Predicted 3D model of a 404-nucleotide RNA (Bacterial RNase P class A) from a Vicinamibacterales bacterium.
The model forms 95% of the base pairs in the Rfam consensus.
A source record names the gene rnpB.
NCBI's taxonomy places the organism under Bacteria, Pseudomonadati, Acidobacteriota, Vicinamibacteria, Vicinamibacterales.
It matches the Rfam family "Bacterial RNase P class A". Rfam describes the family as follows. Ribonuclease P (RNase P) is a ubiquitous endoribonuclease, found in archaea, bacteria and eukarya as well as chloroplasts and mitochondria. Gene Ontology terms of the family: dimeric ribonuclease P complex, tRNA processing and ribonuclease P activity.

RNA sequence: GUAGCCGGCCAGACGACCGCCGCGCGCCCUGCUUCGGCAGGUGCGCGGGGAGGAAAGUCCGAACUCCGGAGGGCAGUGCGCCGGGUAACUCCCGGUCGGGGUGACCUGAAGGAAAGUGGCACAGAAAACAUACCGCCCGCCGACGCCCUAGCGGCGAAGGCAGGUAAGGGUGAAAAGGUGCGGUAAGAGCGCACCGCGCUCACCGCAAGGUGAGUGGCAGGCUAAACCCCGCACGGAGCAAGACCAAAUAGGGAGGCGCUUGAGGGUGGCCCGCCCGAUGCCUCCGGGUAGGUCGCUGGAUCCCGCCAGUGAUGGCGGGGCUAGAGGAAUGGUCGUCACCCAGCGGUCGCGAGCAAUCGCGAUGCGGGGCGGCACAGAAUUCGGCUUACGGCAGUGCUGCGGCG
Numbered sequence: 001g002u003a004g005c006c007g008g009c010c011a012g013a014c015g016a017c018c019g020c021c022g023c024g025c026g027c028c029c030u031g032c033u034u035c036g037g038c039a040g041g042u043g044c045g046c047g048g049g050g051a052g053g054a055a056a057g058u059c060c061g062a063a064c065u066c067c068g069g070a071g072g073g074c075a076g077u078g079c080g081c082c083g084g085g086u087a088a089c090u091c092c093c094g095g096u097c098g099g100g101g102u103g104a105c106c107u108g109a110a111g112g113a114a115a116g117u118g119g120c121a122c123a124g125a126a127a128a129c130a131u132a133c134c135g136c137c138c139g140c141c142g143a144c145g146c147c148c149u150a151g152c153g154g155c156g157a158a159g160g161c162a163g164g165u166a167a168g169g170g171u172g173a174a175a176a177g178g179u180g181c182g183g184u185a186a187g188a189g190c191g192c193a194c195c196g197c198g199c200u201c202a203c204c205g206c207a208a209g210g211u212g213a214g215u216g217g218c219a220g221g222c223u224a225a226a227c228c229c230c231g232c233a234c235g236g237a238g239c240a241a242g243a244c245c246a247a248a249u250a251g252g253g254a255g256g257c258g259c260u261u262g263a264g265g266g267u268g269g270c271c272c273g274c275c276c277g278a279u280g281c282c283u284c285c286g287g288g289u290a291g292g293u294c295g296c297u298g299g300a301u302c303c304c305g306c307c308a309g310u311g312a313u314g315g316c317g318g319g320g321c322u323a324g325a326g327g328a329a330u331g332g333u334c335g336u337c338a339c340c341c342a343g344c345g346g347u348c349g350c351g352a353g354c355a356a357u358c359g360c361g362a363u364g365c366g367g368g369g370c371g372g373c374a375c376a377g378a379a380u381u382c383g384g385c386u387u388a389c390g391g392c393a394g395u396g397c398u399g400c401g402g403c404g
Stems, first nucleotide, its partner, number of pairs: 001400005006394001008392003012337007020050002023047005028041005052375001056386002059384005064238004076234005081095005096110001097108004111229002116227002118223003133169002135165003139161003144156004148151001177195006196218001197216008242294004252285006264276004301320008339369003344366002346363007
């Protein structure tokens, strides 16, 4: 210099004006009042506050709430190497083993295929209690050919039959350990050495596991994110949870009054009169609805420092918290600054050239990114995961190349 790896950080700052949504205080208005106040408001003023790293997906785990539940089991769902962290987790950290990368490093749903069932396209003989297409080899028969000593002769041989093989070929993603030597009619763990695999022992490690020695010629393909088996965990619903207050109308319960000798109602204030009137009228109680209040934001909280730990994380000390509303506000206009760009213009310097001019370097003055920016908008609250997305920097680490 270049190509990467890894872990971080930011999500513009300040100000002016105009708005939006809560909260607090004061004033004003309205209503009620036991005159102390209380409740309310499209009201006014002041003060203070008002989105994220993912607020998202709603995929896990919890808090909280209600319902259910003696206890146990089945079913179902999820998870599955070891140790640790945590309120908990399928999350995180550290390791082991496997896979990928030259490397930094990344990555794995990583129990069981030696309990059973199933599946394995095409090709291929065979996709699994193994098998035998070509081939190789032994034996028998042998069309036919050759030889001469002419025989019940010898030699060769297409082909056929019965067998032995699994080296070699061929098919396939995958074919019953691999390489080599010996061995054999040809072959084969048939024998041997090394590698691989199983078992045993020793040592190391909390463990997963590792290392070494011995031993068995050696189980039997792959697939469990197929059914399944083993082990562990899990009751259900979710803030539209749920709790409280509580109209009008209708219905329920209790009491009282009344039923033609008329309770009660209408007739614009009263009486008479007139009309309606018995499945009626009045009072109280209780449940639910509309509506309102709470739940509701201070919490497994955030920042800094120290300590323990490899780390996740934990402990201690100090400091800070100010959206919590309804389908729901957090915005707009402008100024100054900050950040990036030397590829357009200007300015400065150097060089070339007679000159016009050209080249190189510097400069953020103009200009551009850009008038403001990618992804994106809280809705009970946390811890994670996943997904989306603009940029910044690293005495960090690795590979390669160059120069000294």